[in-house]
Context: one part of a larger RNA
RNA sequence: UUGGGCGUAAAGCGCGCGUAGGCGGCCCGAUAAGUCCGCUGUAAAAGUCCAGGGCUCAACCCUGGAAUGCCGGUGGAUACUGUCGGGCUAGAGGCUGGUAGGGGGGUGUGGAAUUCCCGGUGUAGCGGUGGAAUGCGCAGAUAUCGGGAGGAACACCGGUGGCGAAGGCGGCACCCUGGGCCAGUCCUGACGCUGAGGCGCGAAAGCGUGGGGAGCAAACAGGAUUAGAUACCCUGGUAGUCCACGCCGUAAACGAUGGGCGCUAGGUGUGGGGGGUCAUCGACUCCCUCCGUGCCGUAGCUAACGCAUUAAGCGCCCCGCCUGGGGAGUACGGCCGCAAGGCUAGAACUC
Numbered sequence: 001u002u003g004g005g006c007g008u009a010a011a012g013c014g015c016g017c018g019u020a021g022g023c024g025g026c027c028c029g030a031u032a033a034g035u036c037c038g039c040u041g042u043a044a045a046a047g048u049c050c051a052g053g054g055c056u057c058a059a060c061c062c063u064g065g066a067a068u069g070c071c072g073g074u075g076g077a078u079a080c081u082g083u084c085g086g087g088c089u090a091g092a093g094g095c096u097g098g099u100a101g102g103g104g105g106g107u108g109u110g111g112a113a114u115u116c117c118c119g120g121u122g123u124a125g126c127g128g129u130g131g132a133a134u135g136c137g138c139a140g141a142u143a144u145c146g147g148g149a150g151g152a153a154c155a156c157c158g159g160u161g162g163c164g165a166a167g168g169c170g171g172c173a174c175c176c177u178g179g180g181c182c183a184g185u186c187c188u189g190a191c192g193c194u195g196a197g198g199c200g201c202g203a204a205a206g207c208g209u210g211g212g213g214a215g216c217a218a219a220c221a222g223g224a225u226u227a228g229a230u231a232c233c234c235u236g237g238u239a240g241u242c243c244a245c246g247c248c249g250u251a252a253a254c255g256a257u258g259g260g261c262g263c264u265a266g267g268u269g270u271g272g273g274g275g276g277u278c279a280u281c282g283a284c285u286c287c288c289u290c291c292g293u294g295c296c297g298u299a300g301c302u303a304a305c306g307c308a309u310u311a312a313g314c315g316c317c318c319c320g321c322c323u324g325g326g327g328a329g330u331a332c333g334g335c336c337g338c339a340a341g342g343c344u345a346g347a348a349c350u351c
Base pairs, nucleotide, nucleotide: 004322005321006320007305008304012319014201015200016199017198021194022193023192025088026087027086028085029084030083031082033081034080035077036076037075038074039073041070042069048066049065050064051063052062053061054060091191092188093187094186095184096183097182098181099180103177104176105175106174107173108172109171110154115149116148117147118146119145120144121143125136126135162169163168206247207246208245209244210243211242215241216240220236221235222234223233258318259317260316261315262314263313266296267295268294269293270292272291273290274289275288276287300307301306324351325350326349333344334343335342336341
């Protein structure tokens, strides 16, 4: 490279926006670049292939024919692709009206609880464990009542419930703000899909500067346990966890399943959202429909497990990635970073 693959065997970039590129709906006309047919030229000979022939055969040799490529202009074909022009509305977008939501940012605010401080009551213990001890307490603890301070998180509701591209998002109110869905079918008229580079977002931990610090808690100290115990258990406890700004850019960033479009039996749920018909005072229920989210299951697929209209089925388009294990996601180089380190990424050797 061809081919084959990527849920669990190696393999889907953590997620999005988007440049180049690739690919692209229906109808008409033009063109004839791609495409197809014919012609001319050329592709020395040898070689190759086919036919025939010569050395007794063969190798070898001789004769004739064929083959693919390229250039050129020319003649022609016009289904498909391209280009140009015109038109369309089923893709896409817009408009109008609704609608659900922990979607995002900011400001403010509430109650429960823990801790600490002050005061009252009160006395000999509390705490902790498998059992203990360290620890706290007669300088009055624990318990209990009242008052105060401060930080962090929001019980119940809460739900294979909701929202978001992913990371993720949960008390309440207000302000700013993104997206979705449904109904109408009024407008634009292919404006689309994907997306190498690029840019942005990106849990936790970690880093810088400043603040904050209740609880928890790496490190650390002590008490236990044990043969030992640099652990598991206990008592403490500092970074950190919180806020602002700036970095880091990773993860079992998982559905271990890239995105888009179309197609392909059903059944059942939704403690999800919207719309509609009939009936009705109205709601619920029933029925229809669109969107989302679960379970089961046919065909089909799969090595099996399993997937199965939310596909891992049947197809098309685009991107990413894999190619035995170890060495190694390492070295070197480059780029990025304050650092920690990240990204890219081998080879020797070895099985």